This is a predicted structure of a 71-nucleotide RNA (transfer RNA) from a Patescibacteria group bacterium. Taxonomically the source falls in Bacteria candidate phyla (Bacteria). Model confidence (mean pLDDT): 80 of 100. Its Rfam family is "tRNA". Rfam classes the family as a transfer RNA. RNAcentral holds the sequence, with entries from ENA.
RNA sequence: GCGGGAUUGGUCUAGUGGUAGAACGAGUCCUUCCCAAGGAUUAGACACGAGUUCGAUUCUCGUAUCCCGCA
Numbered sequence: 001g002c003g004g005g006a007u008u009g010g011u012c013u014a015g016u017g018g019u020a021g022a023a024c025g026a027g028u029c030c031u032u033c034c035c036a037a038g039g040a041u042u043a044g045a046c047a048c049g050a051g052u053u054c055g056a057u058u059c060u061c062g063u064a065u066c067c068c069g070c071a
Base pairs, nucleotide, nucleotide: 001070002069003068004067005066006065007064010024011023013021018054026042027041028040029039030038047063048062049061050060051059
């Protein structure tokens, strides 16, 4: 230099053109003499920019980071 793949709450991981879900973690409450465990509930995310579309996390293009291969 070329080609391919990945990027989603604090972590890990689904998802797909039509309000983004689970688990762990965090806060609050209940339970308890206390702790632990358990239950309920709340907040929190689509790497960035542009385009297509009535509508984009999803499709297209570019950028960034990481991984793999070729030279």